RNA sequence: CGGGGUGUAGUUUAACGGCAGAAUUCGCGGCUGGGGGUCGUGAGACCGGGGUUCAAUUCCCCGCACCCCGA
Numbered sequence: 001c002g003g004g005g006u007g008u009a010g011u012u013u014a015a016c017g018g019c020a021g022a023a024u025u026c027g028c029g030g031c032u033g034g035g036g037g038u039c040g041u042g043a044g045a046c047c048g049g050g051g052u053u054c055a056a057u058u059c060c061c062c063g064c065a066c067c068c069c070g071a
Base pairs, nucleotide, nucleotide: 001070002069003068004067005066006065007064010024011023012022013021018054025043026042027041028040029039030038031037047063048062049061050060051059
């Protein structure tokens, strides 16, 4: 420098173009004498900027980061 892939809660990971879910974590509470464990409840995310569309996490373009291949 060229080509390809990936980017979603702190972490891991889903989501036909139509309300962003789950696990774990964390806060609070119940069970227990306490801890552990378990149950209930709550908090927390779409890499950035444009475009298409009534509507974008999803499709297109340009960046950024990481990974792979080639030179």
Molecule: transfer RNA
Organism: Candidatus Roizmanbacteria bacterium